[in-house]
Order: sequence, then structure tokens, then C1' cells
RNA sequence: GGGUCCAUAGCUCAACGGCAGAGCGCCGGGCUCAUAACCUGUUGGUUGCAGGUUCGAAUCCUGCUGGACCCA
Repeated sequence: GGGUCCAUAGCUCAACGGCAGAGCGCCGGGCUCAUAACCUGUUGGUUGCAGGUUCGAAUCCUGCUGGACCCA
């Protein structure tokens, strides 16, 4: 220098054009003499950044940034 893949909640990941979700975690409650475990409620987001396409974009397209790998 060229190519492929990845970036979504505090963490691990779903959602592949039509209201952004789950598990774990945080917080509250129950249980317990108490803690853990367990049960239950709740809390959560500029979908990496900037544009474009579209009635509508996390999703499609372009550029940029960061990361992993391959080729030279």
C1' cells in the first nucleotide's frame, strides 16, 4: 500500500428496512438473626463519527475513526 470482518445499555450479545431487546449487572422490595443464594419489581441507549438513499435507516451506500485478521 491492497483486501476481509467488527463497532448497539456498565459487560456479553440479539434485532438485517417499520415502536431498539435479552441475559448478567446497578438500585428497590421479599425471604433470612444476618450475608450469600433464591423470588420479585425497577433502571437503563446520540446504535463509533459525518454525510447520502428512503415515506421510514441500528439495518442499504460513501467517507472518516478505532480494533482483529490476511496479502504484499
Transfer RNA from a Chloroflexota bacterium, 72 nucleotides, folded computationally.
The coordinates come from a structure-prediction model, not an experiment, and the mean pLDDT is 83.
It matches the Rfam family "tRNA". Gene Ontology term of the family: triplet codon-amino acid adaptor activity. The family's RNA type in Rfam is transfer RNA. From the family's description: Transfer RNA (tRNA) molecules are approximately 80 nucleotides in length.